Lysine riboswitch aptamer from Convivina praedatoris, 169 nucleotides, folded computationally. It was read from a public genome assembly, where an Rfam model found it. Its Rfam family is "Lysine riboswitch aptamer". Its family is annotated with lysine biosynthetic process in the Gene Ontology. The family has 47 seed sequences and 3,224 matches in Rfam 15.1. From the family's description: Riboswitches are metabolite binding domains within certain messenger RNAs that serve as precision sensors for their corresponding targets. The coordinates come from a structure-prediction model, not an experiment, and the mean pLDDT is 76.

RNA sequence: GAUAUACAGAGAGGUUGCGACCAACAUUAGUAAUUAAGCAGAGCCAACCACGGCUUAGAAGCUUAAUGAAAGGGGCGGUUGCCGAAGGUAGCUCACUUGGUAGGUAGUUACUUGGGCUGAUGAUUAAGAGUCAUCAGACUGUCGUGAUUUGCGAUGCGCUUUGACACUU
Numbered sequence: 001g002a003u004a005u006a007c008a009g010a011g012a013g014g015u016u017g018c019g020a021c022c023a024a025c026a027u028u029a030g031u032a033a034u035u036a037a038g039c040a041g042a043g044c045c046a047a048c049c050a051c052g053g054c055u056u057a058g059a060a061g062c063u064u065a066a067u068g069a070a071a072g073g074g075g076c077g078g079u080u081g082c083c084g085a086a087g088g089u090a091g092c093u094c095a096c097u098u099g100g101u102a103g104g105u106a107g108u109u110a111c112u113u114g115g116g117c118u119g120a121u122g123a124u125u126a127a128g129a130g131u132c133a134u135c136a137g138a139c140u141g142u143c144g145u146g147a148u149u150u151g152c153g154a155u156g157c158g159c160u161u162u163g164a165c166a167c168u169u
Stems, first nucleotide, its partner, number of pairs: 001167001007163005014083001017082006025074001033067007043054003047101003086113008095105003114140002117137008141155005
C1' cells in the first nucleotide's frame, strides 16, 4: 500500500428497528359456569381412543330470572436484552404438557427473509384488533454502477470503522 479471510474489537439503519418481562386498562362478556322454575326424555364429561365418573331420585338441549368469571391475544406506559436483532418452513430430540395418538411448549440442525408501512388473498382468533404466509405498491438502509435524466441492479454469516495475519513494494 492493500484487505483475499464466515479473524478479533467497536458501531449504524428506525423515535412505530427486533424481542422479553411488569402493572393498570379495554375487549373477550352479561359469554362460560352455578342456582331456581318450566319444557323435554337418554345420553353426557374431550380433537379422537382407552380408563374412570355423572345420569329415569331425570343426561344433553331450550326458555325465564338471579349471580357472574378466566386463559390466550391487544393498545398506551415502564423496565430490560439486543442489530439474524427476530420471524417462517422442514427434520431431529421426547425434556415438558397426556394413559396413548394428534397437537402444543422447549432445544437443536438445514434452508430462507435487509427494515418498517399500506393494500389484497388465505390461515389463526370472540374479533373489522393482532400475528403468520404469499403477492403488489410507494418509502427507507447498505453496496455497486451510471448520470446530473436522480435512474438501474443486488441485498444481512451484509455494510462502516479500527487492529492483526497472509500478499506486494